Molecule: Bacterial RNase P class A
Organism: Desulfobacca acetoxidans
RNA sequence: GGAGCAGGCCAGGUGAUCGCUGGCCGCGGCCAGGCGCGGCUGGAGGAAAGUCCGGGCUCCGUAGGGCAAGGCGCUGGGUAACUCCCAGGGGGGGCGACCCCACGGAAAGUGCCACAGAGACCAGACCGCCGUGGUACGUCCACGGUAAGGGUGAAAAGGUGAGGUAAGAGCUCACCAGUGCCGGCGGCGACGCCGGCAGCUUGGAAAACCCCGCCUGGAGCAAGACCAAAUAGGGGAGCGCUUGAGGGUGGCCCGCCCGAAGCUCCCGGGUAGGUUGCGCGAGACCCCGGGUAACCGGGGUCCCAGAGGAAUGAUCACCACCGGCCCGCAAGGCCGGCACAGAACCCGGCUUAUGGCCUGCUCCCCCC
Repeated sequence: GGAGCAGGCCAGGUGAUCGCUGGCCGCGGCCAGGCGCGGCUGGAGGAAAGUCCGGGCUCCGUAGGGCAAGGCGCUGGGUAACUCCCAGGGGGGGCGACCCCACGGAAAGUGCCACAGAGACCAGACCGCCGUGGUACGUCCACGGUAAGGGUGAAAAGGUGAGGUAAGAGCUCACCAGUGCCGGCGGCGACGCCGGCAGCUUGGAAAACCCCGCCUGGAGCAAGACCAAAUAGGGGAGCGCUUGAGGGUGGCCCGCCCGAAGCUCCCGGGUAGGUUGCGCGAGACCCCGGGUAACCGGGGUCCCAGAGGAAUGAUCACCACCGGCCCGCAAGGCCGGCACAGAACCCGGCUUAUGGCCUGCUCCCCCC
């Protein structure tokens, strides 16, 4: 100098002015709706996103169990919980730092394995090799044996050597590799190491159906709770139907006018609308302790958005960062830029989008 790996941090700063919005305080005000004004104070994120998992919360359901459906699948730990996280085991990739793995069963069954190839699985005879027979004598034909050799393929029944055989073959033996079983040692465990035994040598794929084990009741803040009109239904009570209920006029009574079957009140459900759920929480920060870590325990300090057509913004000044231009350089000046993105009941994860900075580590090249 180049290429790469892992981890962490930030998400422009300060001030002024004008707005929006939550809370508190004060004043004012009404048609009674937290309305107006003023002051103080709070006001997006690391992903607020996708809504993919897991929980809290709410309603419904629920003795228990089963079926179906879906998810998960090495071990130990963490957690409210998880398919998440941490630590480890095994496997795979990379020269390496390091990264990846749906990582139970293919010897329960069914199905699949393109092309090529004779054959793709209780294997297989195309060439070759061997035996027997035939023969027109062309190493030709038929039948049988054979998985050593060739050929096809991603994959063809373990590898090397020896014995054996007509030729061959774990057919037999030695060694190696694998698998299974037994024993010992280490580890909580997954598992590892060592020794012995058995010729046991079994294709792939279960992110095909499936089998085994484990987990899951359903719906979601438009959950749910409360207040509650107008109008029209429902239930009840009282009064009244010419012996005048009720309405109008009017301060009230009489009177006058309208009036003929309803009128008044109460209760209950629902709608519009309003309130709540809704911001003190698996909370944030700091310190101490335990643990390799995820995380947990203790102490202290703090209160940190809560809208509902949906606020969280805009302008100016200065500074910081980046880029370009003027300039021989520096200083200085001018212009432009500063990503992805926008809470909606709340948390824990995962995934995706995205600008920059820092730290540690690996490999290669060059120079001293």